[in-house]
Molecule: small-subunit ribosomal RNA
Organism: uncultured bacterium
RNA sequence: GAGCGGCGCAAGGGUGAGUAAUACAUGGCUGACGCACCCCAGGCAUCGGAACAACCACGGGAAACUGUGGCUAAUACCGAAUGGCCUCCUUGGACUUCAUGGUCCUUGGGGUAAAGGUCGGGACCCCUUCGGGGGCCGUCCGGCCUGGGAGCGGGUCAUGCACUAUCAGCUUGUUGGUGAGGUAACGGCUCACCAAGGCUACGACGGUUAGGCGGUCUGAGAGGAUGGCCGCCCACAUCGGGACUGAGACACUGCCCGGACUCCUACGGGAGGCUGCAGUCGAGAAUCAUCCGCAAUGGGCGAAAGCCUGACGGUGCGACGCCGCGUGAGGGACGAAGGCCUUAGGGUCGUAAACCUCUUUCGCCUGUUAUGAACAUUCGGCAAUGAAUAAGUGUCGAACUGACAAAGGCAGGUAAAGAAGCACCGGCUAACUCCGUGCCAGCAGCCGCGGUAAGACGGAGGGUGCAAGCGUUACUCGGAAUUACUGGGCGUAAAGGGUCCGUAGGCGGCGCGACAAGUUGGAUGUGAAAUCCCUCGGCUCAACCGAGGAACUGCGUCCAAAACUGUCGUGCUGGAGGAUGGUAGGGGACAGUGGAACUCACGGUGGAGCGGUGAAAUGCGUAGAGAUUGUGAGGAACGCCGGUGGCGAAAGCGACUGUCUGGACCAUUCCUGACGCUGAGGGACGAAAGCUAGGGUAGCGAACGGGAUUAGAUACCCCGGUAGUCCUAGCCGUAAACGAUGGGCACUAGCUUGUGGGAACUUUGUUCUCACUUGCGUAGCUAACGCGUUAAGUGCCCCGCCUGGGGAGUAUGCGGGCAACCGUAAAACUCAAAGGAAUUGACGGGGGCUCACACAAGCGGUGGAGCAUGUGGUUUAAUUCGAAGCAACGCGAAGAACCUUACCUGGGUUUGACAUGCAUGGAUUAGCUUCCAGAAACGGAAGUGACGCUCUUCGGAGUGGAACAUGCACAGGUGUUGCAUGGCUGUCGUCAGUUCGUGUCGUGAGAUGUCGGGUUAAGUCCCUAAACGAACGAAACCCUUGUCGCUAGUUGCCAGCACGUAAUGGUGGGGACUCUAGCGAGACUGCCGUGGUCAACACGGAGGAAGGUGGGGACGACGUCAAGUCAUCAUGGCCCUUAUGCCCAGGGCUACACACGUGCUACAAUGGCUGGUACAAAGGGCGCCGAAGUCGCGAGACGGAGGAAAUCCCCAAAGCCAGUCCCAGUUCGGAUUGAAGGCUGAAACUCGCCUUCAUGAAGCCGGAAUCGCUAGUAAUCGCAGGUCAGCAACACUGCGGUGAAUAUGUUCCUGAGCCUUGUACACACCGCCCGUCAAGCCACGAAAGCUGGGAGCGCCCGAAGCCGUCUGUCCAACCCUUGGGAGGCCAGGCGUCCACGGCGAGCUCGGUGAUCGGGACUAAGUCGUAACAAGGUAACC
Repeated sequence: GAGCGGCGCAAGGGUGAGUAAUACAUGGCUGACGCACCCCAGGCAUCGGAACAACCACGGGAAACUGUGGCUAAUACCGAAUGGCCUCCUUGGACUUCAUGGUCCUUGGGGUAAAGGUCGGGACCCCUUCGGGGGCCGUCCGGCCUGGGAGCGGGUCAUGCACUAUCAGCUUGUUGGUGAGGUAACGGCUCACCAAGGCUACGACGGUUAGGCGGUCUGAGAGGAUGGCCGCCCACAUCGGGACUGAGACACUGCCCGGACUCCUACGGGAGGCUGCAGUCGAGAAUCAUCCGCAAUGGGCGAAAGCCUGACGGUGCGACGCCGCGUGAGGGACGAAGGCCUUAGGGUCGUAAACCUCUUUCGCCUGUUAUGAACAUUCGGCAAUGAAUAAGUGUCGAACUGACAAAGGCAGGUAAAGAAGCACCGGCUAACUCCGUGCCAGCAGCCGCGGUAAGACGGAGGGUGCAAGCGUUACUCGGAAUUACUGGGCGUAAAGGGUCCGUAGGCGGCGCGACAAGUUGGAUGUGAAAUCCCUCGGCUCAACCGAGGAACUGCGUCCAAAACUGUCGUGCUGGAGGAUGGUAGGGGACAGUGGAACUCACGGUGGAGCGGUGAAAUGCGUAGAGAUUGUGAGGAACGCCGGUGGCGAAAGCGACUGUCUGGACCAUUCCUGACGCUGAGGGACGAAAGCUAGGGUAGCGAACGGGAUUAGAUACCCCGGUAGUCCUAGCCGUAAACGAUGGGCACUAGCUUGUGGGAACUUUGUUCUCACUUGCGUAGCUAACGCGUUAAGUGCCCCGCCUGGGGAGUAUGCGGGCAACCGUAAAACUCAAAGGAAUUGACGGGGGCUCACACAAGCGGUGGAGCAUGUGGUUUAAUUCGAAGCAACGCGAAGAACCUUACCUGGGUUUGACAUGCAUGGAUUAGCUUCCAGAAACGGAAGUGACGCUCUUCGGAGUGGAACAUGCACAGGUGUUGCAUGGCUGUCGUCAGUUCGUGUCGUGAGAUGUCGGGUUAAGUCCCUAAACGAACGAAACCCUUGUCGCUAGUUGCCAGCACGUAAUGGUGGGGACUCUAGCGAGACUGCCGUGGUCAACACGGAGGAAGGUGGGGACGACGUCAAGUCAUCAUGGCCCUUAUGCCCAGGGCUACACACGUGCUACAAUGGCUGGUACAAAGGGCGCCGAAGUCGCGAGACGGAGGAAAUCCCCAAAGCCAGUCCCAGUUCGGAUUGAAGGCUGAAACUCGCCUUCAUGAAGCCGGAAUCGCUAGUAAUCGCAGGUCAGCAACACUGCGGUGAAUAUGUUCCUGAGCCUUGUACACACCGCCCGUCAAGCCACGAAAGCUGGGAGCGCCCGAAGCCGUCUGUCCAACCCUUGGGAGGCCAGGCGUCCACGGCGAGCUCGGUGAUCGGGACUAAGUCGUAACAAGGUAACC
């Protein structure tokens, strides 16, 4: 070293595929069981025999491997003996248990054992190859039998243990029995026969998913989720089957067979199984070293040394987790630099840094040192035992043993030295600014940010939170009482079954007794360890680890209690039922009868229409309709009574009569004695429509036809009309089947209506009582609305149902149905809501009340013409800009030829036309004069030429302010945003409203007040009232006008007096009057009457200048319109900076096919023209008004008195009196054009006004439509003013003169106010919103098929193997008569079973599929208008 033999290899290690129960957990049972090694006890170990490996020889094969012959040992194998308490059969007996039985004694018979080895030894004996070996004695190890133990298993029972009923029936070894076989053992475990059972709604069977538990995470708990590490159990080992060996396996690193896969091959055959530790590949978002050691712990074997051990101990890699530590500490500025912000002052990063002082953990370097090691073993000693100085045992000492690993500890050295990131900063949620971007780029957990000022995007500064980590993603629990056991709901939010009967089940009245299942208390066993918790302890702390305790809320057993539940027994009458006597009723079924109406038929009368509608038409009618009348026929429905009246379980039931029949109520309290309630499944009934068959059909009437309406009208309206509506028989089984309210019992204020019954009494009424019924209402409940003894209150019992909206009551499957369809009933996907009740508004083709020149009544206009003016449009180089329904359009503009002017063209200019500051320069400058070019601006040139202070040789020098030049800061912008703003303004609207404090009511939003009854112009006032007061509005106060008084009396006035004039208040004078302008008075419903609530107030009257606010004005609440204005002004942001600033010339704003608004003038006789003549107010006036006078036809010119104004001037017209025109495109009308003039102004060409002469257009009163006005108003007439050189002014703002008509009234149009109602509206009806179609995209369903998986079924095949059977060859042990037998090995045949496989018909779950179908979603598509208001036909089922 190989082999034989023993033990082990069934442990340890890995994994979770399968498994929903053969598993697991907990607690029992095994009187149906087993066990190698280990421990204890008793006993035994006698005599023999035959082989096979190794080995030797010869072969086969590529290999793996293997054949034949021969030799051999054993604790390997075999036979015999002995044998008991072991076992089987058998006899008798004792004790005992919950049962089959258990334990023990006993008679006879049968059966079953063994193995030796190591070491030591004085004497004796045997053998010897003389080395030695053996016997013998002793020792230790081992062997056999039996019993017991420890520990580990097998079996079995109960309870617990996922989802699914769109799985409802499953099962033939199935369930049981008898017998047999088999097992360690019970058993249909297996087999034969017999019986026909067994399981299931407490979920069988099927499908899907899954290892279970201790525990873990979370949670207050109850629960929910989970089962990685550690521990226990199970299962598996390439997939499937099988047995062998063994104490134990149907065996991870054993065997056989089949399959798939991989490898070797000489093609004949072979080999393999990492879900052991490492490692490789693949897949993937992703997961480590082919490390060290058996030193420790543990395991196997061994007497031991020792060997084996990827168990294990260690190290390595990975912030993967937990824990600990560091990256420095102290000082250090009224605070560096730099960054960021800024209101430009400053703030902030920030004591932060620098700098100074100090420390040195960790790291790094060096030195030193503890521990895991003690056994075993060996050696030496001691002790007891022993015959022993063997051995073994105990003990003491010594020796030996370290993978990790010099990591750790300690000490020294080193220098602040080597060490900070990540997320977030709109709210939730701690933390804010700037810039960039401009619905882009992007963010986003939810809400949501971003469209030019973004705390939400991106960056920066700053901040907040964590920190060697921080965020993200995924998942779980929590919050979530949002599956509600603890602990929810169902009238309207999701949710009561359409109704009743009833099965299982659940629940159940009063008394007594018993039991003790539930229940309660105590004890006890168990609830493994770990974990969790507490207390200690060990690593410097902690994490981690150890010890003790507690706990493990569970299950079992025992004892006790007996109230409650339960069970049994026995009673009771109040629940329930029955009996007797009454009562009401459209309760039901069948049969019959009746009248009215209607239609039809026939007849009479009659003679032109009828009918129908918003209006019509279709339709009917001279072939006689309609109307009327008579007769007849038919079908359906039952008027009045009739009623929140009655009956029924609901659906539902209505003429009358009869028959049959169900239920209810009242009274009596006679009987039974809990007989009850509910009710999953189940059964019956169940409106209308619909279906089948057969009848019937008057009226009505889907579909359909026609007529209308309409843009259309497949509707609403009209004329017809078939199914149907009716009956019989049978289906259907649904409704907004509603009280949107399941059934039953009990309790908890009342009042009231009606129906039916009863009782009493003081009897034509009152009280009490029972049942049903209507409306209020207390407590209580409810989100509110509301409910409220008929509950939606308070309790108990039972059933049904709900869990965001859409998808969808759909798909699919199944069941039902003749069908229609019904029942059951999802998911994908998608949304951030859907919804209830109530509130405030707004709105309504809702209602009520009431206003307003809103309509009506009236007067005059606009819309037609011409012109003016504004706007749109067009044009243009430009026609600058703004205003846009009312509420833009004679508006900003109360003055565009230049200017204005912002626009265009061209020419120029750049610190600028204007402001402030700084620096430098120098006396050149400022100013003035002149010249050149130019359209001017501007540019260029020349001359003249200042000032303060100091010094001064007076020539000047220095300096300074203004100024200039240069440069820098800056100026400037009618550029943009009115949706960043202030201010101002318009509008609703001079409408009568809008609010507050306190109180009260309501959970609240909010209400009340402010509503109601009156009244008013008014929320004005009065009364009532849970309101009382108050504010802003209304009114009043203010201005003006109307009357009077007082005062004053010039510039105004002039009665009287006086003077004077041709005349005039011209003069003296006067204050009377007018007037002026200051102060007062006056008017307040104060007075009277009537009405009215003894009110407010209204009406009438008196008086009065004025009468009920006298007229007019100023004055405009809370708010609305992102109304208007960045071009009045102011202003944030943005933009331009030799231009988007500034200057200048010219042009434009004045254009002109058109369209609109606002006006003027007209169309004429109430007028035009001519002549004559009268009367205002309010204003303005010095660069002004301008008289007289003169000239001109005139515009106007000359002129200049007077006037800074009650002084002077501007200064009237219509009217009136005459004349003329005579109805005509005119003596109307004046546009347009020509000519000639005037005026202003540098300048009237583009582009002014006026005058005269001439010209003399349209237009003869205006379509649809539309405006203003209610009294000194409309209409009409002129006058003045501002702006302004002039004027396009006919505009605007004012002033006065003349001076009407009409209002019955509130139906309608418009607008408004209050109350009320509905609402799906709330950027509020110019709202909301539905469906088809078209487009894009997504998921789903169906689908001819195609294709894959899963579990079975029937048949076929049938490996290996066990078992059975048969045959054959062969064979050592034992027997033997030597032939053989017993027995055995091997091989083969057959059979049962059976894996894989094959065939067949199905089941089931997926994938895919032309095409079809609906669904979801998607800023601005099409068609209509269905719904929300009475949504314009009420809506809905």